[in-house]
Context: one part of a larger RNA
RNA sequence: ACCGGCGAGUUAUUGUAUGGUGCAAGCUUAAGGCCGUUAAUGGCUGUAGGCGUAGCGAAAGCGAGUCUGAAUAGGGCGAUUUAGUACCGUAUAAUAGACCCGAAACUAGGUGAUCUACCCAUGGCCAGAGUGAAAUUCGCCGAAAGGCGGAUGGAGGCUCGAACCCGUCAGCGUUGAAAAACUGUGGGAUGAGUUGUGGGUCGGAGCGAAAGACUAAUCAAACCUAGCAAUUGCUGGUUCUCCCCGAAAUAGUUUUAGGACUAGCCUCGUAAAAUGGGUGAUGGGGGUAGAGUGCUGAAUGGGCUAGGGACCUCACCAGGUUGCCAAACCCAACCAAACUCCGAAUACCAUCAUACCUUACUACGGGAGUCAGACUACGAGGGAUAAGCUUCGUGGUCGCGAGGGAAACAGCCCAGACCGCCAGAUAAGGUCCCUAAACAUAGCCUAAGUGGUAAAGGAUGUGAAUUCACUUUGACAACCAGGAUGUUGGCUCAGAGGCAGCCAUCAUUUAAAGAGUGCGUAACAGCUCACUGGUCGAGUGAUUUCGCGCCGAAGAUGAACGGGGCUUAAGGCUAUAACCGAAUCUGCGGCUUUAUUCUGAUUUAUCAGGAUGAGGGGUAGGGGAGCGUUCUGCUGUAGGUUGAAGGCGUACCGUAAGGAGCGCUGGACGAAACAGAAGUGAGUAUGCCGGU
Numbered sequence: 001a002c003c004g005g006c007g008a009g010u011u012a013u014u015g016u017a018u019g020g021u022g023c024a025a026g027c028u029u030a031a032g033g034c035c036g037u038u039a040a041u042g043g044c045u046g047u048a049g050g051c052g053u054a055g056c057g058a059a060a061g062c063g064a065g066u067c068u069g070a071a072u073a074g075g076g077c078g079a080u081u082u083a084g085u086a087c088c089g090u091a092u093a094a095u096a097g098a099c100c101c102g103a104a105a106c107u108a109g110g111u112g113a114u115c116u117a118c119c120c121a122u123g124g125c126c127a128g129a130g131u132g133a134a135a136u137u138c139g140c141c142g143a144a145a146g147g148c149g150g151a152u153g154g155a156g157g158c159u160c161g162a163a164c165c166c167g168u169c170a171g172c173g174u175u176g177a178a179a180a181a182c183u184g185u186g187g188g189a190u191g192a193g194u195u196g197u198g199g200g201u202c203g204g205a206g207c208g209a210a211a212g213a214c215u216a217a218u219c220a221a222a223c224c225u226a227g228c229a230a231u232u233g234c235u236g237g238u239u240c241u242c243c244c245c246g247a248a249a250u251a252g253u254u255u256u257a258g259g260a261c262u263a264g265c266c267u268c269g270u271a272a273a274a275u276g277g278g279u280g281a282u283g284g285g286g287g288u289a290g291a292g293u294g295c296u297g298a299a300u301g302g303g304c305u306a307g308g309g310a311c312c313u314c315a316c317c318a319g320g321u322u323g324c325c326a327a328a329c330c331c332a333a334c335c336a337a338a339c340u341c342c343g344a345a346u347a348c349c350a351u352c353a354u355a356c357c358u359u360a361c362u363a364c365g366g367g368a369g370u371c372a373g374a375c376u377a378c379g380a381g382g383g384a385u386a387a388g389c390u391u392c393g394u395g396g397u398c399g400c401g402a403g404g405g406a407a408a409c410a411g412c413c414c415a416g417a418c419c420g421c422c423a424g425a426u427a428a429g430g431u432c433c434c435u436a437a438a439c440a441u442a443g444c445c446u447a448a449g450u451g452g453u454a455a456a457g458g459a460u461g462u463g464a465a466u467u468c469a470c471u472u473u474g475a476c477a478a479c480c481a482g483g484a485u486g487u488u489g490g491c492u493c494a495g496a497g498g499c500a501g502c503c504a505u506c507a508u509u510u511a512a513a514g515a516g517u518g519c520g521u522a523a524c525a526g527c528u529c530a531c532u533g534g535u536c537g538a539g540u541g542a543u544u545u546c547g548c549g550c551c552g553a554a555g556a557u558g559a560a561c562g563g564g565g566c567u568u569a570a571g572g573c574u575a576u577a578a579c580c581g582a583a584u585c586u587g588c589g590g591c592u593u594u595a596u597u598c599u600g601a602u603u604u605a606u607c608a609g610g611a612u613g614a615g616g617g618g619u620a621g622g623g624g625a626g627c628g629u630u631c632u633g634c635u636g637u638a639g640g641u642u643g644a645a646g647g648c649g650u651a652c653c654g655u656a657a658g659g660a661g662c663g664c665u666g667g668a669c670g671a672a673a674c675a676g677a678a679g680u681g682a683g684u685a686u687g688c689c690g691g692u
Stems, first nucleotide, its partner, number of pairs: 001692006011096013026051003032045004055062002065077004099237002102234001106227006117201009126191001128160003131156001135152007164188003169184003203219001205215002240626006250263005264370002266367006275360001276357002278354007290342001291340002296336002300332004305326001307325002309322004373398010403414003418590004423586003429580003432564003440576006451566001457551002461548005467542004478535005484508003489503003514529001518527002591616011627681001629678005639669001646665005652659002
């Protein structure tokens, strides 16, 4: 891991609700006793007690009243409406282990120092080599104290290094040879050394050269047994079927935040009113959107003008100027969630009407679950007018929703799946091929593969429109020619001659020509432009708006139409009328729920059949109806060696759980129906046991 078996809402008592049965203003026995039976269930007693029939008061007590009170007042609780009670079933609660498994722990009594920590008693062990303390002695020196040298000597938590003890570093091992080793290397090795034997100290205790170390592979409190099925708001698991309805992820409170309680939302029952929804009208309150700037506040420019600054003037007092700052006031323009002289649409409330939906509303009672929500659209706060961000509000979907579309894609678009059909019509979205359906029709646009990612910004892309100017009295472009004179204007300046700079910017000749558009020179010169003529011969130039395109455009494997491929499209816009397309809608057949109704049956309840209307997605969850297993009664009955149970196979029946028939096997048991009782249904619990 697989297969098989086992494996989780039980039982008792007491409430509450509901269904049933008996009796009923009553109902009922408990222990005990008697009888009966093979035994058990049983039958008869037993009136002690319980609940109900009357309440009020703390009570005495009174009583359809009573309490309070001075009260014949008011007020509170009652009566005036009578149904209970006992048992059984079901649901649920409380108390018990209380659906099952699961802690770490806590307490008590014991067992442990054969491991290890420390201690006590008594024993053992430490190759060899080195160093050479004190002391003694001899010699020399010295007044002495003492010093120096030689010899002897043999000290030391001394040195090197085996045994022995340890375990530094590395390798290896790491489902090991080993639940700590092996190999090499290393530390101590006469000492606070090491070791044998015997003994002592222990669980909030021992022992500890102290690491919370060690106390038998266990230690921030050992192990065993018991309390014990400790407790767990946490995790996991919780076993057959079908039918009806169907949530929540919110509020308040919480040593509360992943828990709980009450409410909200779901379900079932009972009851009662015309309750609810929609639409229309009427009447309301509001201060949002918008708007406005009268108030409050912010804020720009100007005017006017206090105050201040600066400068001038002034003996003092004063005074003057101001391209500075600036209150108040005025004008213009502007802003606001905590501004409002104003002010919607919606929404909300009420009344009336309508009679469109049709019980959707409400009350009481039984049972819940929910309290982590997600995205999307719109309105807002926080954030950066960031986030698949976060917090609210109003809808939607998912959650609990399948189907079609969006290539794939809980939350987007369409649409809500009772079952069947080789029938039809559609939605969103599509109709060249992959791929069902027109390379549809009419008109226009796009040349960028734009379509098939993105901004500020940029551009003789291109189409449509707009306004203006020039133009056969010849425009625009190109080419040929001119582009002069006073004059080198004046000033400035080394110079300033159209062209460094300042001022002025006239006049003349002209077809036209600026006191000069740019380049250029030291300054001139030179080139060029404006402007004019000629050649040419028909449109040219500019503004504004819109449509579709272009650039802007850089990332890590190759990836920005799903692919192929597409250009008067198979791209974009406008219009037309076809087709395809879903579990939608329709048709046909069937099942089922519920309401109404008809017929039949029946002991009311109810059951069967038909018709009509409305329904049948569904998690948590509520309600209803069933299937099967074991056992009990009938009953060891029907049946069974002419073959029971069980096993294997099977094309049959039933909406399902399931149920027959037949064949083979098997070889002795054993139904169905109707009732009853449960150790009553497994695929998951890192479940338990067994097998492989």

Predicted 3D model of a 692-nucleotide part of an RNA (large-subunit ribosomal RNA, domain II) from a Candidatus Omnitrophota bacterium. The prediction has a mean pLDDT of 84. It matches the Rfam family "Bacterial large subunit ribosomal RNA". Rfam links the family to the GO terms ribosome and structural constituent of ribosome.